Molecule: transfer RNA
Organism: Candidatus Pacearchaeota archaeon
RNA sequence: GCGCUGGUGGUCUAAUGGUUAUGAUCUUUCGCUUCCAACGAAAUGACCCGGGUUCGACUCCCGGCCGGCGCA
Numbered sequence: 001g002c003g004c005u006g007g008u009g010g011u012c013u014a015a016u017g018g019u020u021a022u023g024a025u026c027u028u029u030c031g032c033u034u035c036c037a038a039c040g041a042a043a044u045g046a047c048c049c050g051g052g053u054u055c056g057a058c059u060c061c062c063g064g065c066c067g068g069c070g071c072a
Stems, first nucleotide, its partner, number of pairs: 001071007010025003018055001027043005048064005
């Protein structure tokens, strides 16, 4: 340099172009318990950036940035 692939809460992760963006974990609160742990309930918190297509974009297209793999 070229090609492929990925980027989503603190961490990991799902998503048919249309529902309040999924689940786990962490944290906080409540319940249970003599206390703790475990378990149950609740709360907080996210779509890498810019542009385009579309009635509507995490999703499709173009460019950029960053990571991984392959080729040179």